[in-house]
RNA sequence: AACUUUAUUGAGAGUUUGAUCCUGGCUCAGGAUGAACGCUGGCGGUGUGCUUAACACAUGCAAGUCGAACGGUCACUUUUAUGGCGAUACUGAAUUUUAUAUUUUGUAUCUCCUUAAAAGUGAUAGUGGCAGACGGCUGAGUAAUACAUUGGUACCUACCCCAAAGUGGGGGAUAGCUCAUCGAAAGAUGGGGUAAUCCCGCAUGUGACCCUCGGGUUAAAGCCUUCGGGCGCUUUGGGAAGGGCCUUUGUCCUAUCAGUUUGUUGGUGAGGUAAUGGCUCACCAAGACGAUGACGGGUAGCUGGAUCGAGAGGUCGACCAGCCAGACUGGGACUGAGACACGGCCCAGACUCCUACGGGAGGCAGCAGUGAGGAAUUUUCCGCAAUGGGCGAAAGCCUGACGGAGCGACACCGCGUGAAGGAUGAAGCUUUUCGGAGUGUAAACUUCUUUUAUAUGUGAAGAUUAUGACGGUAACAUAUGAAUAAGCACCGGCUAACUACGUGCCAGCAGCCGCGGUAAUACGUAGGGUGCAAGCGUUAUUCGGAUUUACUGGGCGUAAAGCGUGCGUAGGCGGCUAUGUCAGUCGAAUAUUAAAUUUACGGGCUCAACUCGUAAGCUGUAUUCGAUACUGCAUAGCUAGAGAGUGGAAGAGGCAGACGGAAUUCCUGGUGGAGCGGUUAAAUGCGUAGAUAUCAGGAGGAACACCAAUGGCGAAGGCAGUCUGCUGGGCCAUUUCUGACGCUAAGGCACGAAAGCGUGGGUAGCGAUCGGGAUUAGAUACCCCGGUAGUCCACGCCGUAAACGAUGGAUACUAGCUUUGUGUGGCAUCGACCCCUUACGAAGCGAAGCUAACGCGUUAAGUAUCCCGCCUGGGGAGUACGGUCGCAAGACUAAAACUCAAAGGAAUUGACGGGGACCCGCACAAGCGGUGGAACAUGUGGUUUAAUUCGACGAUAAGCGAAAAACCUCACCAAGGUUUGACAUCCCGAUCGUACGGUAUAGAAAUAUACUGGUCAGCUAGGCUGGAUCGGUGACAGGUGUUGCAUGGUCGUCGUCAGCUCGUGUCGUGAGAUGUCGGGUUAAGUCCUUUAACGAGCGCAACCCUCAUUGUAUGUUAUUUUUCAUGCGAGACUGCCCUGGUUAACAGGGAGGAAGGUGGGGAUGACGUCAGAUCAGCAUGGCCCUUACGCCUUGGGCUACACACGUGUUACAAUGGCUAGUACAAUGGGUUGCAAUACCGUAAGGUGGAGCUAAUCCCCAAAACUAGUCCCAGUUCGGAUAGAGGGCUGAAACUCGCCCUCUUGAAGUUGGAAUCGCUAGUAACCGUAAAUCAGCACGUUACGGUGAAUACGUUCCCGGGUCUUGUACACACCGCCCGUCACACCACGAAAGAUAGAGACGCCCGAUACCCGCAUUGCGGUCUAAGGUGGAGCUAUUGAUUGGGGUGAAGUCGUAACAAGGUAUCCGUACCGGAAGGUGCGGAUGGAUCACCUCCUUU
Repeated sequence: AACUUUAUUGAGAGUUUGAUCCUGGCUCAGGAUGAACGCUGGCGGUGUGCUUAACACAUGCAAGUCGAACGGUCACUUUUAUGGCGAUACUGAAUUUUAUAUUUUGUAUCUCCUUAAAAGUGAUAGUGGCAGACGGCUGAGUAAUACAUUGGUACCUACCCCAAAGUGGGGGAUAGCUCAUCGAAAGAUGGGGUAAUCCCGCAUGUGACCCUCGGGUUAAAGCCUUCGGGCGCUUUGGGAAGGGCCUUUGUCCUAUCAGUUUGUUGGUGAGGUAAUGGCUCACCAAGACGAUGACGGGUAGCUGGAUCGAGAGGUCGACCAGCCAGACUGGGACUGAGACACGGCCCAGACUCCUACGGGAGGCAGCAGUGAGGAAUUUUCCGCAAUGGGCGAAAGCCUGACGGAGCGACACCGCGUGAAGGAUGAAGCUUUUCGGAGUGUAAACUUCUUUUAUAUGUGAAGAUUAUGACGGUAACAUAUGAAUAAGCACCGGCUAACUACGUGCCAGCAGCCGCGGUAAUACGUAGGGUGCAAGCGUUAUUCGGAUUUACUGGGCGUAAAGCGUGCGUAGGCGGCUAUGUCAGUCGAAUAUUAAAUUUACGGGCUCAACUCGUAAGCUGUAUUCGAUACUGCAUAGCUAGAGAGUGGAAGAGGCAGACGGAAUUCCUGGUGGAGCGGUUAAAUGCGUAGAUAUCAGGAGGAACACCAAUGGCGAAGGCAGUCUGCUGGGCCAUUUCUGACGCUAAGGCACGAAAGCGUGGGUAGCGAUCGGGAUUAGAUACCCCGGUAGUCCACGCCGUAAACGAUGGAUACUAGCUUUGUGUGGCAUCGACCCCUUACGAAGCGAAGCUAACGCGUUAAGUAUCCCGCCUGGGGAGUACGGUCGCAAGACUAAAACUCAAAGGAAUUGACGGGGACCCGCACAAGCGGUGGAACAUGUGGUUUAAUUCGACGAUAAGCGAAAAACCUCACCAAGGUUUGACAUCCCGAUCGUACGGUAUAGAAAUAUACUGGUCAGCUAGGCUGGAUCGGUGACAGGUGUUGCAUGGUCGUCGUCAGCUCGUGUCGUGAGAUGUCGGGUUAAGUCCUUUAACGAGCGCAACCCUCAUUGUAUGUUAUUUUUCAUGCGAGACUGCCCUGGUUAACAGGGAGGAAGGUGGGGAUGACGUCAGAUCAGCAUGGCCCUUACGCCUUGGGCUACACACGUGUUACAAUGGCUAGUACAAUGGGUUGCAAUACCGUAAGGUGGAGCUAAUCCCCAAAACUAGUCCCAGUUCGGAUAGAGGGCUGAAACUCGCCCUCUUGAAGUUGGAAUCGCUAGUAACCGUAAAUCAGCACGUUACGGUGAAUACGUUCCCGGGUCUUGUACACACCGCCCGUCACACCACGAAAGAUAGAGACGCCCGAUACCCGCAUUGCGGUCUAAGGUGGAGCUAUUGAUUGGGGUGAAGUCGUAACAAGGUAUCCGUACCGGAAGGUGCGGAUGGAUCACCUCCUUU
């Protein structure tokens, strides 16, 4: 703040870049699920469970009930009767001798039995009634005959309720039953007889219906009874509840579906229905629907609600509830109150089953269950105890509805798996810098508890009198004992949580960015940690985040996006005033918005989930009443918008016609005589058949110089000689008229550069294609010579451009300044100007504001309103398919699969440019001398080899590491040996007659064996301690093995180039900028000046060393002095003068001075670059070897040799060679050394050893100069090569050293292209020394001697610095990057066709039922399901082949683009070409550079 009583109410992150801001997509964190999968799994409660095949179903059950409607049947009971056997009691008779016994009669009673009747109870097939239209299941169809919501009525309603009236009296048939027949069965047929609440008349008529208002028509059923009545039945009215029909509004995608419709739209009449209605039929009319989306196609049950969301809104429609639809598929009716009926009927079809083959039976999308499908979804359970339903008077029966239990962590909720104490902290494991650290109070251990578990006992509520499936369940009590109970994912960032090992771009991970190529917090394992927890992760879907479809709440100059432009239809929007109305709008009330859900407050299960109650809410719709500001509508007016009138001025506005001159070309003629033309240079071409040039004349076509301009006009495209005709629009002034007539504009219509197309003309120049010549590796190009279409005209098409201001149109408002075009008004003037004002255009700069920035800024990209068009990541693609247009080219409309994590805009810092400006450098130029040619030396490559060890590779490797490879060095090769080792530390033992050395033997040596020389030190005097050696054991030694891309240190290079930065401040959203730029100046970011900068640091310079002059002090090995050495001083600072300059910095000249502007030289190397070099100088992490990749020894190799390159030496000679003579240095070094005088040797050298531990001695000069000779030649040049003989060093000189003598006497006569060094004591020439070193110097580093030439200058080459500009580069031009071709894979289009499907249409056939007719129980007809057949269109799948597209670490060809990208690029169009592409025509600047013009800003 919002609705409102409260409650409640919005989070971001990663990823484009070197970095930044923006745009923009992708991805993540959250919630949810009828879920599934992986690992794991203790308990309980409450829910929930075929989302796929509306696929097929075995078996059982799911709808019956009423005997108080009916006739029967069966069973039982009772009574009565009948008959029979038997028993008891009484009684009579016969036989008999009495008693007695036997037989027997009758009566009564009893038991049992048979039969019959009646009654009762129970059960029941059938008739009859009611219910099977509910309940239960499913979601195929359906885009409207549905649903939601609001209304309506032309209708119906069994059972139930209320009210009124009635219920009299007759008749008839039929099942069951019985008899008979047929059939396998299912079942069927015939004869006979029978009941009713079955059926039909008659009567009555309160009522009801019809009516011509006279009248006519129309009911009923009984049953039970305790005899009180009860339940029924008939008619009518009303109600309740349920339904039928109509209706408003709402309800998915697609226009690549635009036209649909003939019962169609309406009317009249009739039929039909419970009822309205084309619902049906006859006739009449020609309508009806549609861009506010008809018709068609796709998808879909709808809703209450569920879920996500701050909300708006998005997605969904499981469970529960309401409605609809369906019941194997299609069609049909019957019965009934209700059906066109899930567990009814008939027909057709498919399928399954039975069969005696004749014929029959069936429908789980009810509950369980089975198969199948699938990633996936339960028990063939218990009970009617509760709730509810059907029937019944009731008892009751039925009820897979329902109540319960079972299975599944499928979801939500709750509980537990123990609690307290317990160590400087066990073990194990992990790690380690080896000290420790972590796991960790965790465990053990002590004490305690018992939820859960197990066992036992008691034991509910749910039920009202009774009745309990659940269920011995919940709950309670007791006992036992920590006992029975923890996993999963993650740990690079997002995102909470880190180490070790293994692996080595492999194996693998991955949501995005991305990790992995030998030190992986990213893979795998372990330890540890984090999160959640009986679950945890993954996958899938959906909402959110995503303001990323934006109503709330976005954009379109350059990021995606303004139609090429106008006119105009529908639509949307619309000036001022008044009145009316009240449709919109606003308010109130009422009704409704089912329940459940949601929210709040309470209650009940121990809590919660769950559930109950109350209240709110359900944002919607309708009705009524009210308000009248605004909008709408109606009416009446107004003039500010718009339009008209009148008067003016401007203009390449348009169309048509006529005329004009210059120029090009061609033709004719003249002059003339060899070239012309063209280019960077050439050539093709033209020309002695007379070109080019020049003069005259003629022809023809196209275009109109100057004026001319940021100028003018037009809607845009576009428009330019002059004149004439016709014609459109805008502007100014005036304020005369109309009176909102307006703005915008989907579709529509018109115009629309260039190229192109058609027909017919025309053709001077230019000029795609094409031909030729060049260039080039090639040159399908750029350049040149020709030249066709075309360019021009007329008519007709096309309809596109960077059609651009990359900026749609209209209106209003919001500082200015300047210029310019055309008008008006004013001041002023004789007049034209100048000046002021105003309107409409065209430009430049700028306030505010806006913008991501660039920039825009009264001509808005500012502030607002209205309308239209367009955008939603890059690519695929403005493509495919379809459609429309077009003669064609093609245009317009316009996707998807697939693929990427970016693509993009603006600005920043760099780097780069075959961009620009300025400056510097032995960079060029001017000079001198070389290299490249020869021979040799040396290094490298290559080759060779057992090995030719290794490193260094443009500049910045190559006489480099190496300031010395015969052995050694040495790392390489061959062979032989050795294993705690050649070397270090620790431990044990032995020896000290040790260590160390010598001899001999074997051997190539290492080594082995034997002999032998050789008396360690200290003291507490015990043998101990120390030291040394040998042997042993294992820790370890050792490695020139690997990684310089793990490193330290050091070095090279840019470069002794003048740069590189920081603090504070300021500017910018930011990266960043400023300072550090500009003007001067310098060797210099050196200094001065200006200045939003002020200061500072590392660099520059100076300070340091040395050389040159000088003073002074000291000094010897030097010394006459000057010299020399060492130390301390002085001196040079643009200090002085002149000139220029900004007054400055500074520059030029001069004086003085040994030296003058940094006096010469050296040392000194900023931030950084090159992953520069070095693990083989050294050090060092990791890895590797350990009887060897270590160590020792001998020999070999590093020295090879068709060749190529680098660096040098010596030469090619007369400025020279040779011979002779004569001078002059400096730096250094020297005792294992330098070595003099002297002697020997031709010489190298030798002998010898004065002197010197060095200013004392030694090593120790050459060119030069003076004479002579050679006379231009392969030589008296040159010295390679080779032979012979010597010398030196060293154990050793063969491989493989240096030197000397004699002899030999090669190439070479100044070096192609190219290339190097040097600016003064320099180059060049000459010698000397040192380090290394036994020996070995043409190399290196130093030293001195002799001693030049040239520099106009900065155009060019190379490198560097500063500023600026462009950029698609940032690994930074050795960059980036385009297209063809080749290969692999992927999706898509086309395609002769093929297959399948849905729907419509024509024809044939046509069952049952309804209806009609005949007519008698059948026939015919209409309609019609299914079936058959035909053609056409549509959809989907597939298809040899083919087309382009996409993707793919290292393929081919070129180099089109990015810089002026080396021909500026791009757009449209046409032609051509392997390919990028090239060329022509027109257009754009989104082109660099230079010059000029104009204008603006500032002064």
Predicted 3D model of a 1499-nucleotide RNA (small-subunit ribosomal RNA) from Patescibacteria group bacterium UBA7522. Taxonomically the source falls in Bacteria candidate phyla (Bacteria).